[in-house]
Context: one part of a larger RNA
RNA sequence: UUGGGUUUAAAGGGAGCGUAGACGGGAUGUUAAGUCAGUUGUGAAAUGCUGUGGCUCAACCAUAGCACUGCAGUUGAUACUGGCGUUCUUGAGUGCGUAUGAGGUAUGUGGAAUUCGUGGUGUAGCGGUGAAAUGCUUAGAUAUCACGAAGAACUCCGAUUGCGAAGGCAGCGUACCAAUCCGUAACUGACGUUGAUGCUCGAAAGUGUGGGUAUCAAACAGGAUUAGAUACCCUGGUAGUCCACACGGUAAACGAUGGAUACUCGCUGUUGGCGAUAUACUGUCAGCGGCCAAGUGAAAACGUUAAGUAUCCCACCUGGGGAGUACGCCGGCAACGGUGAAACUC
Repeated sequence: UUGGGUUUAAAGGGAGCGUAGACGGGAUGUUAAGUCAGUUGUGAAAUGCUGUGGCUCAACCAUAGCACUGCAGUUGAUACUGGCGUUCUUGAGUGCGUAUGAGGUAUGUGGAAUUCGUGGUGUAGCGGUGAAAUGCUUAGAUAUCACGAAGAACUCCGAUUGCGAAGGCAGCGUACCAAUCCGUAACUGACGUUGAUGCUCGAAAGUGUGGGUAUCAAACAGGAUUAGAUACCCUGGUAGUCCACACGGUAAACGAUGGAUACUCGCUGUUGGCGAUAUACUGUCAGCGGCCAAGUGAAAACGUUAAGUAUCCCACCUGGGGAGUACGCCGGCAACGGUGAAACUC
């Protein structure tokens, strides 16, 4: 390279936008680049193949033809692909009408709980555990009542629910922004799909500066346990957890399943539309679940939300360890991230 693969054996990029590229709907005209046919030139000789001949044969040699599958010119063909033109509406988009949602950003606001503070009542314990102790408490704790303060998170509703590209999103209100479904068929008329490089977003932890700090809590201290206990349990407790701005760019970033399009039996639950209404139910579109036919699969299983049948584009894999390491380069304040071997060994 051909070929084979990527749910779980190695292998889908964390996600989106999008450049180059690759691929791309119906009709018609034109062109003739790709494609196909004829023809001309060239494709040195030797070599190769075929025929004939010369050395007694053969090897070897000579000679004629073919081949040299190529390249260029020229004359044609026009189904397919490409270029150019016209046109169409079903792909795609726009408009209009209705609807939906924890979609995003900003701002305001509510109650419960927690901790702390002040005051009242009240008295000897409280707390914690398997059992204890450290700890708190007669300077009045725990408990209970009233008032006040602060920060963080939103009980019930709540659900195989909903929304979002993914990460993710949940008290309530307002403003702004965005999205999607359905219906309609008014408009554009292939404007599409995918997408190397690139750009943007990206949980938690972490970093910088400045705030904030109620709770919880790495590190740390003490008490236990234990042979020991740098742990599990307990009492404390700082970074952090929260906010603003910036950085970082990783996760079992998972459906361990890339995206798009078409096709291939059904049953059942549910969310949002639409149609029709007899208010029983039923049809249809778009989602979210369960079970299965065909088919697929090593099996488990998947099965119109495919891992089935096909096409297009991207990414990735090639025995285990060494190793996601070393070196180099790029990025970063750093932590570290990206790219990513070999020797050796089984």
Molecule: small-subunit ribosomal RNA, central domain
Organism: uncultured bacterium